Model confidence (mean pLDDT): 88 of 100. Small-subunit ribosomal RNA, central domain from an uncultured Clostridia bacterium, 349 nucleotides, folded computationally. It matches the Rfam family "Bacterial small subunit ribosomal RNA". Gene Ontology terms of the family: ribosome and structural constituent of ribosome.

Context: one part of a larger RNA
RNA sequence: UUGGGUGUAAAGGGUGCGUAGACGGGAAAUUAAGUUAGUAGUGAAAUCCCCAGGCUCAACUUGGGAAUUGCUACUAAGACUGGUUUUCUUGAGUACUGGAGAGGAAAGUGGAAUUUCUAGUGUAGCGGUGAAAUGCGUAGAUAUUAGGAGGAACACCAGUGGCGAAGGCGACUUUCUGGACAGAAACUGACGUUGAGGCACGAAAGUGUGGGGAGCAAACAGGAUUAGAUACCCUGGUAGUCCACACCGUAAACGAUGGAUACUAGGUGUAGGGGAUGAAUAAUCUUCUGUGCCGUCGCAAACGCAAUAAGUAUCCCACCUGGGGAGUACGGCCGCAAGGUUGAAACUC
Numbered sequence: 001u002u003g004g005g006u007g008u009a010a011a012g013g014g015u016g017c018g019u020a021g022a023c024g025g026g027a028a029a030u031u032a033a034g035u036u037a038g039u040a041g042u043g044a045a046a047u048c049c050c051c052a053g054g055c056u057c058a059a060c061u062u063g064g065g066a067a068u069u070g071c072u073a074c075u076a077a078g079a080c081u082g083g084u085u086u087u088c089u090u091g092a093g094u095a096c097u098g099g100a101g102a103g104g105a106a107a108g109u110g111g112a113a114u115u116u117c118u119a120g121u122g123u124a125g126c127g128g129u130g131a132a133a134u135g136c137g138u139a140g141a142u143a144u145u146a147g148g149a150g151g152a153a154c155a156c157c158a159g160u161g162g163c164g165a166a167g168g169c170g171a172c173u174u175u176c177u178g179g180a181c182a183g184a185a186a187c188u189g190a191c192g193u194u195g196a197g198g199c200a201c202g203a204a205a206g207u208g209u210g211g212g213g214a215g216c217a218a219a220c221a222g223g224a225u226u227a228g229a230u231a232c233c234c235u236g237g238u239a240g241u242c243c244a245c246a247c248c249g250u251a252a253a254c255g256a257u258g259g260a261u262a263c264u265a266g267g268u269g270u271a272g273g274g275g276a277u278g279a280a281u282a283a284u285c286u287u288c289u290g291u292g293c294c295g296u297c298g299c300a301a302a303c304g305c306a307a308u309a310a311g312u313a314u315c316c317c318a319c320c321u322g323g324g325g326a327g328u329a330c331g332g333c334c335g336c337a338a339g340g341u342u343g344a345a346a347c348u349c
Base pairs, nucleotide, nucleotide: 004320005319006318007303008302012317014201015200016199017198021194022193023192025088026087027086028085029084030083031082033081034080035077036076037075038074039073040072041071042070049065050064051063052062053061054060091191092188093187094186096183097182098181103177104176105175106174107173108172109171110154115149116148117147118146119145120144121143125136126135162169163168206247207246208245209244210243211242215241216240220236221235222234223233258316259315260314261313262312263311266294267293268292269291270290271289272288273287274286275285276284277283298305299304322349323348324347331342332341333340334339
């Protein structure tokens, strides 16, 4: 509970695909379900309202009217919505041509760096800090040279640059593969939008099984600091981080801003295309798609937003209704578990 809202006050689902449903482009014909008008029936009485009457008045009561906004049947209308038929191309899609891209999956390859091993040179320190110590080192460390092993990540390029629905994606090569954009206008002819349920994807951490393990590093141990120091700092260090398969399904999953369509001053960058002019690698003008900044109208509590709207409108979905209790309890569903999802109340201010 409404003629209200959802960037920051409570509130946009993490994201997509899509079922039911809701909503839906231009023209013509037809129908008559919705719609509008009329007629008939019904809509008990009492009550309510109006006009009169009766108890000395009133309450009360009697009569008449109105009302009962509804339902049913029939008749008429044919604008709008719906149904049916025919048709159109501008919405949507297909085919074609072209360039861009860290989009995805798999296999292979590369160099720098860290660590470690072997050998050489070499000698007493190294490391670390605010200062130290634990630690490593005469069984030869640190440093330096050569060679080997192994794992992980890809400097510069790099850019409010690109791609992806979101999560996310960054060395190079090959194979397979998704999407977007521009051009032209051949084809289909409204095939569209949204989407409760549903299905799929979904960072990190975590879980299961089997591998792998260089660096980093929860837990843990030690050294410091301190009144204490279960921390911050230091020396170590196991899960984990990596791979394969399976689960988990959550994040400040953020633009804290759901999706679609149309309209509404400008200016200036940048990325990918097209067109025109041109002295033709430039430059100028113009157009489409993305991505930024500034700004008018308008909006806004303000901050600010401002063609990538938080403006003006329409459609569909999700969500909100004082703080705490509480995203808790109970129950259901899901999960191996951790837990997730749905989600109260008492009480209290």